Predicted 3D model of a 73-nucleotide RNA (transfer RNA) from a Nanobdellota archaeon. It was read from a public genome assembly. The organism belongs to Nanobdellota, within Archaea. The prediction has a mean pLDDT of 83.
RNA sequence: GCCUCUGUAGCUCAGUUGAUAGAGCGCAACACUCGUAAUGUUGAGGUCGCGGGUUUGACUCCCGUCGGAGGCU
Numbered sequence: 001g002c003c004u005c006u007g008u009a010g011c012u013c014a015g016u017u018g019a020u021a022g023a024g025c026g027c028a029a030c031a032c033u034c035g036u037a038a039u040g041u042u043g044a045g046g047u048c049g050c051g052g053g054u055u056u057g058a059c060u061c062c063c064g065u066c067g068g069a070g071g072c073u
Base pairs, nucleotide, nucleotide: 001072002071003070004069005068006067007066010025011024012023013022019056027043028042029041030040031039049065050064051063052062053061
């Protein structure tokens, strides 16, 4: 330098024929307990890396750009 994959909640990741953004773990409150843990219920938490474009509508399609991983030379 070129190619491929990847970036979504604190962490690990879903979400691909474009139509309100989700799960597990973690966190908080409550219930249960003599008290913890475990378990159950509820809740908080996201400008979907960033900037543009297309569209009535974009995590999703297009362009640019930054970071990470792998490969080739």